A computed fold for a 76-nucleotide RNA from a Paracoccaceae bacterium, annotated as transfer RNA. The source organism's lineage runs through Bacteria, Pseudomonadati, Pseudomonadota, Alphaproteobacteria and Paracoccaceae. The coordinates come from a structure-prediction model, not an experiment, and the mean pLDDT is 82.

RNA sequence: GCCCCAGUAGCUCAGUUGGUAGAGCACCUGUUUCGUAAAUAGGUGGCCGGCGGUUCGAGUCCGUCCUGGGGCACCA
Repeated sequence: GCCCCAGUAGCUCAGUUGGUAGAGCACCUGUUUCGUAAAUAGGUGGCCGGCGGUUCGAGUCCGUCCUGGGGCACCA
């Protein structure tokens, strides 16, 4: 330098044909308990890596850049 994969909640990950962004764990609150843990009910939390484009509408499609991982090439 070229190619491929990944980037979505604090963490690990889903997200179908483009049509209101989700789960588990964690965290918070209630119930329960003498108290804690556990159990149980509910809740908070997202510029979907950045920018631009296409579209009535983009996490999803296109371009470019950034970050991480892998492969190939170069190495006078």